RNAcentral holds the sequence, with entries from ENA. Transfer RNA from a Candidatus Roizmanbacteria bacterium, 71 nucleotides, folded computationally. The coordinates come from a structure-prediction model, not an experiment, and the mean pLDDT is 82. Its Rfam family is "tRNA". Its family is annotated with triplet codon-amino acid adaptor activity in the Gene Ontology.
[in-house]
RNA sequence: GGGCCUAUAGUUAAACGGCAUAACACAUCGUUCGCAACGAUGUAUUCCGAGUUCAAUUCUCGGUAGGUCCA
Numbered sequence: 001g002g003g004c005c006u007a008u009a010g011u012u013a014a015a016c017g018g019c020a021u022a023a024c025a026c027a028u029c030g031u032u033c034g035c036a037a038c039g040a041u042g043u044a045u046u047c048c049g050a051g052u053u054c055a056a057u058u059c060u061c062g063g064u065a066g067g068u069c070c071a
Base pairs, nucleotide, nucleotide: 001070002069003068004067005066006065007064010024011023012022013021018054026042027041028040029039030038047063048062049061050060051059
C1' cells in the first nucleotide's frame, strides 16, 4: 500500500427497511438481626459524516478504530 470482516447499554450478544431486545452488571424496594442468594420495579445503547427512502441498527458512499490475509 491492497483485499476481506467487524463496530449496538458498563460487559457479552440479538434485531425481514416499520416501537431497538435479552442476560449479566447498576439503582430502589421486599425477604434477613446482618450479608449473600431470591423476588419485584427502574435507569441506560445503534462509531462519525453524507446519500437513498414516507421510514435506516439494517441499503449505498466516505472517514475513524479494531481484527485478519497478501505485498